The prediction has a mean pLDDT of 84. The RNA shown here (small-subunit ribosomal RNA) has 1383 nucleotides and comes from an uncultured bacterium. RNAcentral holds the sequence, with entries from Greengenes.
RNA sequence: UUAGAGUUUGAUCCUGGCUCAGGACGAACUCUGGCGGCGUGCCUAACACAUGCAAGUCGAGCGGGGAUUCAUGGCUUCGGUUGUGAAUUUCAGCGGCGGACGGGUGAGUAACGCGUGAGCAAUCUGUCCCAGAGAGGGGAAUACCAGAUGGAAACAUCUGCUAAUGCCGCAUGAGACCACGGGGAGACAUCUUCCUGAGGUAAAAGGUGAAAAUCGCUUUGGGGUGAGCUCGCGUCCGAUUAGAUAGUUGGUGAGGUAACGGCCCACCAAGUCGACGAUCGGUAGCCGACCUGAGAGGGUGAUCGGCCACAUUGGAACUGAGAAACGGUCCAAACUCCUACGGGAGGCAGCAGUGGGGAAUAUUGGGCAAUGGGCGAAAGCCUGACCCAGCAACGCCGCGUGAGGGAAGAAGGUUUUCGGAUUGUAAACCUCUAUCGUGGAAGACGAAGGAAGUGACGGUAUUCCACAAGGAAGCCCCGGCUAACUACGUGCCAGCAGCCGCGGUAAUACGUAGGGGGCAAGCGUUGUCCGGAAUGACUGGGCGUAAAGGGCGUGUAGGCGGCCGAUUAAGUCUGGAGUGAAAGUCCUGCUUUCAAGGUGGGAAUUGCUUUGGAGACUGGUUGGCUUGAGUGCGGAAGAGGUAAGUGGAAUUCCCAGUGUAGCGGUGAAAUGCGUAGAGAUUGGGAGGAACACCAGUGGCGAAGGCGACUUACUGGGCCGUAACUGACGCUGAGGCGCGAAAGCGUGGGGAGCGAACAGGAUUAGAUACCCUGGUAGUCCACGCGGUAAACGAUGAAUGCUAGGUGUAGAGGGUAUCGACCCCUUCUGUGCCGGAGUAAACACAAUAAGCAUUCCGCCUGGGGAGUACGGCCGCAAGGUUGAAACUCAAAGGAAUUGACGGGGGCCCGCACAAGCAGCGGAGCAUGUUGUUUAAUUCGAGGCAACGCGAAGAACCUUACCAGGUCUUGACAUCGAGGCAAAGCUACAGAGAUGUAGUGUCUCUUCGGAGAGCCAAAGACAGGUGGUGCAUGGUUGUCGUCAGCUCGUGUCGUGAGAUGUUGGGUUAAGUCCCGCAACGAGCGCAACCCUUAUUAUCAGUUACUAACGGGUAAGGCUGAGGACUCUGAUAAGACUGCCGGGGACAACUCGGAGGAAGGUGGGGACGACGUCAAAUCAUCAUGCCCCUUAUGACCUGGGCUACAAACGUGCUACAAUGGUGACUACAAAGAGAAGCGAGUGCGUAAGUAUGAGCGGAUCUCAAAAAAGUCAUCUCAGUUCGGACUGUGGGCUGCAACCCGCCCACACGAAGUUGGAGUUGCUAGUAAUCGCGGAUCAGCAUGCCGCGGUGAAUACGUUCCCGGGCCUUGCACACACCGCCCGUCA
Repeated sequence: UUAGAGUUUGAUCCUGGCUCAGGACGAACUCUGGCGGCGUGCCUAACACAUGCAAGUCGAGCGGGGAUUCAUGGCUUCGGUUGUGAAUUUCAGCGGCGGACGGGUGAGUAACGCGUGAGCAAUCUGUCCCAGAGAGGGGAAUACCAGAUGGAAACAUCUGCUAAUGCCGCAUGAGACCACGGGGAGACAUCUUCCUGAGGUAAAAGGUGAAAAUCGCUUUGGGGUGAGCUCGCGUCCGAUUAGAUAGUUGGUGAGGUAACGGCCCACCAAGUCGACGAUCGGUAGCCGACCUGAGAGGGUGAUCGGCCACAUUGGAACUGAGAAACGGUCCAAACUCCUACGGGAGGCAGCAGUGGGGAAUAUUGGGCAAUGGGCGAAAGCCUGACCCAGCAACGCCGCGUGAGGGAAGAAGGUUUUCGGAUUGUAAACCUCUAUCGUGGAAGACGAAGGAAGUGACGGUAUUCCACAAGGAAGCCCCGGCUAACUACGUGCCAGCAGCCGCGGUAAUACGUAGGGGGCAAGCGUUGUCCGGAAUGACUGGGCGUAAAGGGCGUGUAGGCGGCCGAUUAAGUCUGGAGUGAAAGUCCUGCUUUCAAGGUGGGAAUUGCUUUGGAGACUGGUUGGCUUGAGUGCGGAAGAGGUAAGUGGAAUUCCCAGUGUAGCGGUGAAAUGCGUAGAGAUUGGGAGGAACACCAGUGGCGAAGGCGACUUACUGGGCCGUAACUGACGCUGAGGCGCGAAAGCGUGGGGAGCGAACAGGAUUAGAUACCCUGGUAGUCCACGCGGUAAACGAUGAAUGCUAGGUGUAGAGGGUAUCGACCCCUUCUGUGCCGGAGUAAACACAAUAAGCAUUCCGCCUGGGGAGUACGGCCGCAAGGUUGAAACUCAAAGGAAUUGACGGGGGCCCGCACAAGCAGCGGAGCAUGUUGUUUAAUUCGAGGCAACGCGAAGAACCUUACCAGGUCUUGACAUCGAGGCAAAGCUACAGAGAUGUAGUGUCUCUUCGGAGAGCCAAAGACAGGUGGUGCAUGGUUGUCGUCAGCUCGUGUCGUGAGAUGUUGGGUUAAGUCCCGCAACGAGCGCAACCCUUAUUAUCAGUUACUAACGGGUAAGGCUGAGGACUCUGAUAAGACUGCCGGGGACAACUCGGAGGAAGGUGGGGACGACGUCAAAUCAUCAUGCCCCUUAUGACCUGGGCUACAAACGUGCUACAAUGGUGACUACAAAGAGAAGCGAGUGCGUAAGUAUGAGCGGAUCUCAAAAAAGUCAUCUCAGUUCGGACUGUGGGCUGCAACCCGCCCACACGAAGUUGGAGUUGCUAGUAAUCGCGGAUCAGCAUGCCGCGGUGAAUACGUUCCCGGGCCUUGCACACACCGCCCGUCA
C1' cells in the first nucleotide's frame, strides 16, 4: 500500500469495446468577483522591429588637449593676456585587464549531444594559493597632434613630430625545453619516471609613496579552478527503409594540433558496418526533476538547477589563457534604412516596448540599499544580473462578507387533497463584536564592517484610537451512473445530452419559478496527460466455438537441454570502498500569529565503478556414464510412393441379324431420337475413363492424399533383442521442399460426365432449381500456380495424473493333440467416464488436466484482407498489408418463449362421408361509397356489417335550416315579491308574449311549510375531445386443459425439476415410475332443467268405480285410482359378470335397468393475450365551450341512390299449387289490457260487450300431416315484385315516411360461376305458435312445441388447438428479421 459504475439481451453468464466518477496544468473561454501572503505569466511567427537602456574600467602604465582653483614669472592700453609649477577634474588616443562571465532562446541535433561510470603513461589552464630563482645594459618605431588631400557621408591616404608596464636585439640561466651518453626505478603494448655528464635554445617593467612598504614584471615546480579528448552502458517511431560504405576499414611514412586520431596527405592492403536492425525516412534539445500510479510503469521536460546548441541565414579566420566570439572582424545572401546613386549603415532568441500571428501571456517603472560580477592600490565607476514596485483570481495558501438571542412559526413567494406544508430562526426586533474597510496617530527588521555614513521597497509591514453590521456571494447541478423534486409552459416543436438516452398534451431529463444538493472568491466548460484499463498483461492476459495455431515437412541462426565427478568464477549471493551535485520528494526539528512559504538535520536516490569472500544453481573447461537419441541384428502388417505391363464388368459408338411403332424424359410435359426402321434383343468390333463385391469410426502417409491385378525400384512406422556410438537432443525467425480442387502454357487423348452456351419446361419474371443436347475441362506427359471450412476450426516436443469397453498390428504367459478361450506388454485407432479444467457447450492418458521448452498468432465492429508500395506469377492472381471516415456495439455459450411449406403423439362438423343452404332472381335489412343544408354518432378479419337499435312519421334525436333564451330546460344557496298550477281570449309556425280569470295549508298571528316570480353572484349545462389517462362492463383465443406457488434439489446464472417419462382419459382425469414432496386457480362434482318411479297434497287440472243429468259434454254430486300440477325422496356408482391391461388406472363386451359409462341440455369462462370494444348506458382525471359546443321551438334529415358487400325472407314448383272437409301441441301474454258471443261488412275491420289480474276467462285458428277434388310441366291455376283504384286501423298528424284488406296489374326467376356456410339425433331439414320492444309498425331477435332424416371408411391433406422434441441471426416475437437496386 490495490474500491468501482453505466451500456449489447425478453432475461442470463462470458468475451469485448465505448463512457463516467479521481488527480494534475505556464492554460484558454462563459458567468461572477472583497482582502492579503508566496509563486507564476508568448506553449503560436528561431516573424519583423521604432525608441531608450543592457560592458566597461584603470591618470598609482604613457604623451597630449581642455576646464577650475592656488602659487609664481613676462607683457600690459590695468580690462586683461601669456608662460612655469601644484592640486582637482575631464576628453579622445597609446597601453593593461575585462568584452569567452552574467542575461536570452530551443531553431538545429537520434549524436560520446545528454545521463552515469571510468580513462588521458595522449593534454592545456589568464586571474588565485604555496614554493624556488631573477630583473644588467641598450635600441628602433608609432597613435594622439600639426600640415595637406579625397569623399555627400561612413571614413580613408600622404608628409612631419613624440611617450610608455607598447615593440626589438645583447648579457646572465638555478630551473625549463631539445638531441646525445651513463646509471637506477616502475610498468599498461607503443612506454613512464628519477639521478648524472657535456652541448644547444629562450627572460624581464616598471608604478605609487618622504620612507617603510606595497602593487606589478620574468622564469620554474606544485596546488586549485576551468577546459579538451577517449571508452563501457543507457537514450523515440517506422522493415510498406535491407543492404550501406572509396578517406570508406586498416597499415607505413610525413604533416598538423595543447593533445590522441584518416584530422590531412602519399603509398600499400581490401577491408569495415548490418536482422543483437546498419543505411534511409519521420519526430525531438538531454538530464536533475514534474504529473499520475499501490507498485511496476505511462506521460512531460514551463518556472529553479546541471550540460549542450544557437545569436537574421550560410561560411571563414584573427586576437586571446580561453572564441571559430549575441550587443568583435571579414566574405556571401535575404530584408530594412540613409544617399549627392559613386557608396554606406543595421541585426531585441538581453530589459522594457511596437506591429504581426494567436483561444492566449504583463510596465517603454524604481534602485544599485542588499546578493553577485568587471575594472581599479583605493575612493569609486559600470551592472534591465539582481533587489523591488506595477498589471493578471493564472496557481497554491490564509481571512472576511458577521456572532448570540428571537415563533405571532409575520408578510410575501411556491405548492395544496384547501386542512395544511414549505421557504424558516431565515427576516423583522434585541444584545454584542470589528478581521477586512474608512479617517487619524506612532512606525520598523532587512545595515554585515573598528567607527561614521548609507533603504529602491516605504511612511510599506506592524501597533494604537475613532467610526459603523454599515461597503464585500456567486457559480454549477437536481432521470440513472451521482448528493439533490415539485409546479407551470412547450408538445419528436423549441431544445438537452459525458454514456445510456429525454421531448409525439399530465416531461423530477427541454424553458421558467419555488425548493433542494455541491463547491465557494470562485464555479463551470473546453483542451491535454496519467489513473480506473489485468484494454499490450515483467509484476499481470489470451488463441476448440468469442479476435487469435502458420496447409504440412525439413532444417540455418537463435532459445532451451540427461546422470556422476573435478576445476573456473562470467551470471548469482554477500561484506567493504568510491560515486550517485545542489534544489526537489519523504520523515523530523525550528520559523512566518496559522497555512502556503522559508530554514536545519536525516532518510531515500532501487544505479554505476571497484575490491574481499562463497561455490549450491546457470554458464565455461575437463574426465566419465547410459536411461534421451541413433546404429546393428531377427521378424510381421499396410489403398505409403514411382514406373512398366495385364484384366473383367459397365456406358457410348460402329457393323450385321431378328423385329415394329414408338422410344426417351418428368410432379406433369415438351424440346430430342424414330417408318431413311429407333427403342428392345443377338453376335462381332472400336475406344476412353473408373475399378462393384471384399469395405470395417479398418489400414498407410508429415500434410495434401492413397482402393482391380502383376512385376521392378523405394520411403517410413511397429514388435523383439541389447552387440555398437555416448547427449550426438527438442524447437525452429528467415531459407528450401511438398501441397486438394479449379485455373494457366505446350503437346497428346476424349467413352462417360459436364461450367459456358442452345433449346424445352416451371414462373409474374426464371439469365436458376427439372429435362434434351453440349464446348472448355475432367485423363496422360512436361512445366507454372500455391490457395481451401488445407478442420480435430485444437502448433511441435517431453514427463506426470482413476478406470471401463471395442478394434488393427506385434510379443509374452497359461491352456490344449490342435484351433479357440483366459491373463498380460507395447504401438495405433474409436467410444464411455472420474478427478481436474472450462463462460457454458464440452475436453478428459490421442486433454481443452498438472508442469517445462521453443515457434506462430490476437487486442471492439465496419471500412478491408481493400488501397498504395515491395516481392512472386505468362495471366488469373498470391503474399506482405494501412488510413480517412463511421457505429455503441459487433460477438460466444446457454435459458424461456414465439415461429418453421421440421419431426412424433392427440383433439375439434377441421377435413372426409352426408343433408340443407349462401354466391344467380325479386324484396327486406345492415354496411361501404356517393350525394346532401343534414343524410348525427359508434362498431371494421375471425371477434364490424337483421351490430349498439327489445321496434327513427312528431317525440325519440345526439344532425341540418330558421325562430328564440342567457344564473339558464335541470340542482343547491339567495335580498325581495307573490300563492301557484290551471282555464279563457288575442298575436305567432311554435317556442313565446299580452290581457283576463283563478286563488293553498298550519299558526303561539311574530311567522313557518310547500310552490311560483326573481336582481346580483357563486354556479348549472355539454351525446364537446381523449377507450392510447381510467373504473366498471363486454368480446376473443376457449369450456381449450392448461396457469402457478411453497419447501427441497440441480445450475455461477437466466432458469430447471415438480408439470417430463410409460399407460389412460372429455380433462395436468386417474394409475405406475421418478429429487422431488405438497398446495392453489382451472377440469370434474355441488346448482337449474329434462327422461323413470315412489310418497305427500289435490283446485281452476283429472274422471276409474258409484249417483244425478244432457242432443252431446267432468256438466254435476262425489273420488284421490289415472293423467297432470308441485313439493319431498329414490335412482346410475364402472356397483355386478366376462375379456384385455402391469394383479393398476382404465378399456371392450354383457346382464339388469326408464336411463350406462360426464344419460341430453343449460348456468358456470383459470393465468393471461389482443394499448381489442365502449368517455354515446353509467362513473371519472385532464383539456375545451360559457348570450354557446348549453337550452327551447317549428320544419327537415337519420328512410337519399350510379355502384359494391354482408345477413335474411319469398321463390323458381307436382314430395307441388288451389279449393273443400277434418285431427293432434307446447310455451307464453293480458286491466289505458286480452276481449268470447251476437250483429254488420267479400275482407281488413266495425258496433255492442259476457268473462278474466288468470291450471277457471280471452288471445287461440295450431300448421305441416290426413281425406276428397282439380291443375299436367307451361314462365304455368308456379312465382309474387312493381303499379293503379277503393277501403280499414293506430295516432295531434301516415306527403316526405306506417301496417292491413279487396279488386285489378303480374316483373325477375326454370335450382344459381369461382368460391363458401351450418349441422353427428329428437340433431339437420321442414311446419306452425308465443313473447319482449310497442299508440301503430318484423322477413329481425328471444322462446315453444309438431313431423323428422342421411352419413362418419378414416386422420394423408386444409383450418384452429394441446403436449413432447428439434432448428433459429426472431423477442414489437414470421404481419419477425433481413439483402440488393432506385428515389